Small-subunit ribosomal RNA from Holdemania filiformis, 1501 nucleotides, folded computationally.
The sequence is in RNAcentral, with records from ENA and SILVA.
[in-house]
RNA sequence: AACUAAGUAGAGUUUGAUCCUGGCUCAGGAUGAACGCUGGCGGCGUGCCUAAUACAUGCAAGUCGAACGCUUGCUUGAGGACUUGUCUUCAAGCAGGAGUGGCGAACGGGUGAGUAAUACAUAAGCAAUCUGCCCAUCGGCCUGGGAUAACAGUUGGAAACGACUGCUAAUACCGGAUAGGUGAUCAAGAGGCAUCUCUUGAUCAUUAAAGUUGGGAUACAACACGGAUGGAUGAGCUUAUGGCGUAUUAGCUAGUAGGUGAGGUAACGGCCCACCUAGGCGAUGAUACGUAGCCGACCUGAGAGGGUGACCGGCCACAUUGGGACUGAGACACGGCCCAAACUCCUACGGGAGGCAGCAGUAGGGAAUUUUCGGCAAUGGGCGAAAGCCUGACCGAGCAACGCCGCGUGAGUGAAGAAGGCCUUCGGGUUGUAAAGCUCUGUUGUGAAGGAAGAACGGCUCAUACAGGGAAUGGUAUGGGAGUGACGGUACUUUACCAGAAAGCCACGGCUAACUACGUGCCAGCAGCCGCGGUAAUACGUAGGUGGCGAGCGUUAUCCGGAAUUAUUGGGCGUAAAGGGUGCGCAGGCGGUUUGUUAAGUUUAAGGUGAAAGCGUGGGGCUUAACCCCAUAUAGCCUUAGAAACUGACAGACUAGAGUACAGGAGAGGGCAAUGGAAUUCCAUGUGUAGCGGUAAAAUGCGUAGAUAUAUGGAGGAACACCAGUGGCGAAGGCGGUUGCCUGGCCUGUAACUGACGCUCAUGCACGAAAGCGUGGGGAGCAAAUAGGAUUAGAUACCCUAGUAGUCCACGCCGUAAACGAUGAGAACUAAGUGUUGGGGAAACUCAGUGCUGCAGUUAACGCAAUAAGUUCUCCGCCUGGGGAGUAUGCACGCAAGUGUGAAACUCAAAGGAAUUGACGGGGGCCCGCACAAGCGGUGGAGUAUGUGGUUUAAUUCGACGCAACGCGAAGAACCUUACCAGGUCUUGACAUCCCCUGCAAAGCCAUGGAGACAUAUUGGAGGUUAUCAGGGAGACAGGUGGUGCAUGGUUGUCGUCAGCUCGUGUCGUGAGAUGUUGGGUUAAGUCCCGCAACGAGCGCAACCCUUGUCUUUAGUUACUAACAUUGAGUUGAGGACUCUAGAGAGACUGCCGGUGACAAACCGGAGGAAGGUGGGGAUGACGUCAAAUCAUCAUGCCCCUUAUGACCUGGGCUACACACGUACUACAAUGGCGGAUACAACGAGAAGCAAGACAGUGAUGUGGAGCAAAACUCAGAAAGUCCGUCUCAGUUCGGAUUGAAGUCUGCAACCCGACUUCAUGAAGCCGGAAUCGCUAGUAAUCGCGGAUCAGCAUGCCGCGGUGAAUACGUUCUCGGGCCUUGUACACACCGCCCGUCAAACCAUGAGAGUUGGCAAUACCCGAAGCCGGUGGCCUAACCUCGCAAGAGGAGGGAGCCGUCGAAGGUAGGGCUGAUGAUUGGGGUUAAGUCGUAACAAGGU
Repeated sequence: AACUAAGUAGAGUUUGAUCCUGGCUCAGGAUGAACGCUGGCGGCGUGCCUAAUACAUGCAAGUCGAACGCUUGCUUGAGGACUUGUCUUCAAGCAGGAGUGGCGAACGGGUGAGUAAUACAUAAGCAAUCUGCCCAUCGGCCUGGGAUAACAGUUGGAAACGACUGCUAAUACCGGAUAGGUGAUCAAGAGGCAUCUCUUGAUCAUUAAAGUUGGGAUACAACACGGAUGGAUGAGCUUAUGGCGUAUUAGCUAGUAGGUGAGGUAACGGCCCACCUAGGCGAUGAUACGUAGCCGACCUGAGAGGGUGACCGGCCACAUUGGGACUGAGACACGGCCCAAACUCCUACGGGAGGCAGCAGUAGGGAAUUUUCGGCAAUGGGCGAAAGCCUGACCGAGCAACGCCGCGUGAGUGAAGAAGGCCUUCGGGUUGUAAAGCUCUGUUGUGAAGGAAGAACGGCUCAUACAGGGAAUGGUAUGGGAGUGACGGUACUUUACCAGAAAGCCACGGCUAACUACGUGCCAGCAGCCGCGGUAAUACGUAGGUGGCGAGCGUUAUCCGGAAUUAUUGGGCGUAAAGGGUGCGCAGGCGGUUUGUUAAGUUUAAGGUGAAAGCGUGGGGCUUAACCCCAUAUAGCCUUAGAAACUGACAGACUAGAGUACAGGAGAGGGCAAUGGAAUUCCAUGUGUAGCGGUAAAAUGCGUAGAUAUAUGGAGGAACACCAGUGGCGAAGGCGGUUGCCUGGCCUGUAACUGACGCUCAUGCACGAAAGCGUGGGGAGCAAAUAGGAUUAGAUACCCUAGUAGUCCACGCCGUAAACGAUGAGAACUAAGUGUUGGGGAAACUCAGUGCUGCAGUUAACGCAAUAAGUUCUCCGCCUGGGGAGUAUGCACGCAAGUGUGAAACUCAAAGGAAUUGACGGGGGCCCGCACAAGCGGUGGAGUAUGUGGUUUAAUUCGACGCAACGCGAAGAACCUUACCAGGUCUUGACAUCCCCUGCAAAGCCAUGGAGACAUAUUGGAGGUUAUCAGGGAGACAGGUGGUGCAUGGUUGUCGUCAGCUCGUGUCGUGAGAUGUUGGGUUAAGUCCCGCAACGAGCGCAACCCUUGUCUUUAGUUACUAACAUUGAGUUGAGGACUCUAGAGAGACUGCCGGUGACAAACCGGAGGAAGGUGGGGAUGACGUCAAAUCAUCAUGCCCCUUAUGACCUGGGCUACACACGUACUACAAUGGCGGAUACAACGAGAAGCAAGACAGUGAUGUGGAGCAAAACUCAGAAAGUCCGUCUCAGUUCGGAUUGAAGUCUGCAACCCGACUUCAUGAAGCCGGAAUCGCUAGUAAUCGCGGAUCAGCAUGCCGCGGUGAAUACGUUCUCGGGCCUUGUACACACCGCCCGUCAAACCAUGAGAGUUGGCAAUACCCGAAGCCGGUGGCCUAACCUCGCAAGAGGAGGGAGCCGUCGAAGGUAGGGCUGAUGAUUGGGGUUAAGUCGUAACAAGGU
């Protein structure tokens, strides 16, 4: 570029997420289907897939009188007899009956059991064959003979069926003649393709129906008959190619393979037989076993393929099972015969009969498959001259939605968007123009009327023509007429009538179109995969709605597709499944350059075949379609003719592959022998003395009988320090002291020689670490097993002390390893850089190895990258989800151990690879924190207080549970609170809104009853009268501290005041993601600086806020008082200086200096300053985590209760008490207790309050009440401290619990159950085990004071001030946290994951003493029918001979008998294969069993 062609779709599921590998599943199409629900009509098709199981009944193959004899009935005619309507004879016609004979019955119809090749398909061949009926041509149809069935008679038998005697015909049978043909022999000639074939002639052998019919007579015609040749059709045989599985079937075969000869057949042939030879088949799969009819075609698919072999068509095989032949053109014969066997039926028990896998039909089996119908009208077949007869072939109808196709169940209009249903945010929405209503139509339906095509031929009849001929009556052709329809009064047409009679099924979580409500509550159930259901289910069930298809719709089963998931088209093997442990090498596969020939492959053209139907294309006919008709097109195979590039074959040449030669070189390459030193151990002797050894620490062990140590001498075995190296050698395993001998391979250089001699390699052969095995040696050290000691909950381990096999040598086995570069061998090509080993070169450089980095390329990524995992070629090996399982079984090898080969049932929806983000690690690095360390003081022991658990109880209300519950909710339970319990009460309610009725009386006070709520009565006169007030009533509703904090909002805790958490744009990566945020410094800080594929930004950090520390200024009352007066007293004048108060300001920023640092950020030191590097303290809490806490603060969805789970009241309880824990207080004393005296605060609170002075009381407190709504008055005395005294180490002058008595106060009320006071009493306790808590400066410790709550009740909580320390070397360790990195089988994230035994249930499976079937063989026995062969005797019409004849003999035939073969049957030992079996082995599966913790992190060895 041209031609051809119209044709290729994906999704879900492994993960926290990603990419890949990989399986499972789905969407499509199809069916001889079945099942469930439903069902109006028509057309065309289809309908026992199972038991080739058994069959009642009827039918499915007959026909011909124009082949033959006999016989019956009827009609007609002619006779006869007479009884005149009967009998009988003959002839003709019609219709039958059985028989002889001919043809058919071998077709048509059914089924698929067998068959893996005697089959089928395709293409050839038969010179190795036959062929009835049919066609053509040639030439015939002559002459004799003997029987026999029917029939008649006799006779046997229950029957089926016979026996004997006698008669008879033929197109039945037999002899002869003739012709041609065939066979044999001979002769001549010709041809071919090897055996051979053809032509001509001679000799020998072998036929026929003088039939039937026609007006028919010997002649004509038709139909028969028969010979030859040819054709057509059908059949037979041969060859090649093609189409299943298993190698856990590897050897099979004696008529087997071939030859010679004979036989047999239509014909070739071991087809059969005799003899001879020893062959034949097989890894390109013989043999065996299993399965199966084959094809045209059908389904699917883009195709290549895969699956199937119903209907229709071709071939084959079979006919109850097995065997056999007969007849015939054809059969070893579905509706024929004989025999055997099984089964069924009849029987007089002697014997007989039968074969639906023909059409209907029955039983049975099964998920499942139809009428015991009509007709020969059509098409076709058999017979016949024909009419015709027969035909369950066929044509039709019936049944079945079984399939395909078509039609209908109405159309238009119709909004009050009706009613009803469902939902609802209560507004509405939806069903929905859907219905109703109105106007139409009549397909279909019902009724009526009409009404086809399929019918043509033949025959009959009429007419015409033609040929031949003596002729037509015969033949042929044309035309007219009458007549022939099962379906069927069917299709179709016309007309009338009525919307009337006609819609369901499945689905609605995703895939996958289509959503809500209620019920249910891991139940019931769903499910194709993922999965759904545990109280708000779009996933179950129902309803409404919606989607899809529609007389169907779903489900199940099977096949193809998707599946590139067996990959030729069109896959892979480093880590996902997958490279053989390594080499040598036969077969096989593949093969360098060049010339010629050939034409097997290849290619071009033509021809043959490729049946029809089907598919495709183009037309046409049924109203359309399905359906039907016509035309056209075709892969493959075969033949012929060309082409010669490539492959092959043959012949020749070349040198680049490969090898040889020569000259050099390196090396732990291999084998044998010899030899050396160091070290360990042992032995002997000397010296020497109490330990040695070993470990985290110990012990076992050795040692006073002298060890260890040390010195000398000796013995023995094994291994070879340093050199030593991602160095060398070898095919791999592997090889290391030194020397000698033998020996393999490799590299370089030269280019002399050979001339493709090459590469790979199934089977095969050889080598092959360690361990192990056998025999014999050897044995120093080490060291499975074993013993002891430790460790431990245990410790059959890790550690220690000993120690045997073994390790070593020789010979022989074994044959496996993470035998790894997890990477087969060989060849070629494809950027660079750099190290190293051995050669060459003067050098540049180059050859052969061995490493690293890296481009292109490739890869899922990691990575590989001239030593490829890149780009290509050749050959071999291997893979196809995980588990079961490298197991079972079989076989082979091995002494054994075991190795090689190597499944299935069952089970799961994953298993897996690489990389990512987290989390985690008894991984690593850096850093921080009262985290440790350094200190101070506590808790844990006592008593008490308080909270909790537990127990108890009528109730001890509820919640909070590691840190982050436990002096927590509760800033205060005697009643109340109060939610709990007992009892007594109320029911529209204690509280809210709405409606109706009533209206003079509600609350309060008093009285009565009662525990009280409450009830009754009196009094009283608020509010209302427009009823907003009160009472009564009905119902909507109120009410709930009832449930769910795992339905929620809000609030809170915690990690953590830790420094982190993210985004936009860009860039990198297939992607999840990464980068930024990492790195170098620095910081309290992701604080800041520098660098950087990043540049910026946000929430956090810091700062801004409050308080405190200094100063200034403003203002001085109730505060203050220096100076001046005054007082008892800042008491009062006065003052505005001070303190103080409270407003406004200043101040601190690493700002300055020096040093360090990188010229940075920053750090260190200093100055100044009240304060110095965040000055101290507080408030402030990122993204998020913990289904953290709270439904009992509050709010709230859903559920639940409604004369009670609501409301009221009295009393009780929350305060119980063998016990355990947490948090506190007080102590145990002398740094103290007690008594006396005395000094100095701050924060605060106060009217139903704080309360002074005074008085009373020992005291709590009381009486009384000044002052104060507060810088004014009050609470209010601060305490530790200081001074003086006393006590003197004791259960005390410590300690104060407990108990008794008497009181005070609050309050309706202190019994359960308050606080305080006084007197008396005087418990435990003498500093606290393991363990554990707080604190880094005005901090710890210690001392008191105030407040909230509150009638009263504080050791708790929240604040305030007084006195006032010690220590921090430092980051190894503990805990917590941050960043980077690493490993991971974790992701619910280590409180993770996960392994094995045991125990339990279920499932499939192996072994198993055996038991019991099936199949195919082998050997032997028996031996039916039957063919073949033989045959004494017996029987025998035709022909022959003899004979006048009778008869005799012969030929031939038959029965019988014998023999070979031979089915079924029997016996025997084996083979293969199934079922079953006490018991037993492992395997798989199963929410919560037992024991440990092997693996994943250095998984704690």